The prediction has a mean pLDDT of 80. A computed fold for a 74-nucleotide RNA from a bacterium, annotated as transfer RNA. Rfam family: tRNA. The family's RNA type in Rfam is transfer RNA.

RNA sequence: GACCUUGUGGAGUAAUCGGAUAACUCACCGGGCUUUCAACCCGGAGAUUGCGGGUUCAAAUCCCGUCGGGGUCG
Numbered sequence: 001g002a003c004c005u006u007g008u009g010g011a012g013u014a015a016u017c018g019g020a021u022a023a024c025u026c027a028c029c030g031g032g033c034u035u036u037c038a039a040c041c042c043g044g045a046g047a048u049u050g051c052g053g054g055u056u057c058a059a060a061u062c063c064c065g066u067c068g069g070g071g072u073c074g
C1' cells in the first nucleotide's frame, strides 16, 4: 500500500431480504420480601447503532468517505 472482516447502553450479545417504540442477559439505581445479607419479585436510568455524507416514503441494515480492532497478500 491492496483486499477481507469487525465496531450497537458500563460489559456481553440480538434485531428474518430495508419497515420501527433498537430487544435480551449481567452490572447499576429505587422499592418489596427478610432481623440483615444473598436469592427472588416489581419498577427505573442508560445507545442519535464508531464518525461524516448519500440513496430511499423509510437505513443498525444499502452506497461513498474516514477512524479504531483483527486478518490475508505485497
Stems, first nucleotide, its partner, number of pairs: 001073007010026004019057001028044005050066005